[in-house]
């Protein structure tokens, strides 16, 4: 000084919060308000978490506008502040700033 689409999707987790449902409370019902310092239903959710499937790369079979099979897809310390949604977050900016 110094690269990178270091694949992708899904289903989940860790976490995360409160619009909807429950659940508590004001009132004795209903209405309505209010409460996430409510274990929840449902929600959001990881580059540095799981797991599948897809996809790329080698390499061997098959015999070919192709198909199968095995192996590889390593590594990863990290603010602050910003944004989004009802709200927040290991969500977006961001494998960013910075560190080494």
């Nucleotide at each position: 000084u110094a690269a990178a689409a270091a694949u992708u999707u899904u289903u989940c987790u860790a976490g995360g919060g409160u619009u909807c449902c429950a659940c508590g409370a004001a009132c004795g019902a209903a209405a309505u308000u209010c409460g996430g310092c409510u274990c929840g239903g449902a929600c959001c959710a990881a580059g540095a978490g799981a797991a599948a499937a897809a996809c790329u790369g080698u390499u061997c079979g098959a015999a070919u506008a192709u198909c199968g099979a095995a192996c590889a897809g390593a590594c990863a310390c990290g603010g602050a502040g910003g944004g989004a949604u009802a709200a927040a977050a290991g969500c977006c900016c961001g494998g960013g700033a910075g560190a080494u």

This is a predicted structure of a 100-nucleotide RNA (Guanidine-I riboswitch aptamer). Model confidence (mean pLDDT): 82 of 100. The model forms 100% of the base pairs in the Rfam consensus.